[in-house]
Molecule: c-di-GMP-I riboswitch aptamer
Organism: Desulfobacterales bacterium
RNA sequence: GCUCGAUAAAGGCAAACCAUUCGAAAGAAUGGGGCGCAAAGCCGCUGGCCUGAAUCUUCCGCCGUACGGAGGAUAUGGCGGCAGGGCUGCCGAA
Numbered sequence: 001g002c003u004c005g006a007u008a009a010a011g012g013c014a015a016a017c018c019a020u021u022c023g024a025a026a027g028a029a030u031g032g033g034g035c036g037c038a039a040a041g042c043c044g045c046u047g048g049c050c051u052g053a054a055u056c057u058u059c060c061g062c063c064g065u066a067c068g069g070a071g072g073a074u075a076u077g078g079c080g081g082c083a084g085g086g087c088u089g090c091c092g093a094a
Stems, first nucleotide, its partner, number of pairs: 004092002012037002017032006035081001041087003045084003048079003054074008
């Protein structure tokens, strides 16, 4: 130095849940909390997953291309604590 990862040391992050705020929702932010995490640091780049406001579309009501109701498709919205990839990084027993 590389691989690797201790019942080590110094620190770090923070799931569920609760409160407030934002959002159509998924979800996010802040505070509390602490299940876990050796990259649970950063990048939505690839796949996967979640949601469907808006758009498109089918059917029904209707004089009606408008409007209302029901369904379907779609991410431009999300999840990095789902997998892969890229970049960076603390410690050092075996």